This is a predicted structure of a 71-nucleotide RNA (transfer RNA) from Candidatus Saccharibacteria bacterium QS_5_54_17.
[in-house]
RNA sequence: UGGGGUGUAGCCAAGCGGUAAGGCAACGGAUUUUGGUUCCGUGAUCGCAGGUUCGAAUCCUGCCACCCCAG
Repeated sequence: UGGGGUGUAGCCAAGCGGUAAGGCAACGGAUUUUGGUUCCGUGAUCGCAGGUUCGAAUCCUGCCACCCCAG
């Protein structure tokens, strides 16, 4: 420098144009003498900036970070 892949909550991770599942952790509550267990509840506007669309995590463009391949 060229090509490819990945980027979603503190961590892991689903999502295939129509209001972002789940698990662990955290916080609040119930239960418990306490702790633990169990149960209920609480959280993201999706790496950044534009574009397309009635509507974008999803499609397009550019950039950024990381990984792989080639030179």
It matches the Rfam family "tRNA". Its family is annotated with triplet codon-amino acid adaptor activity in the Gene Ontology. By type it is a transfer RNA.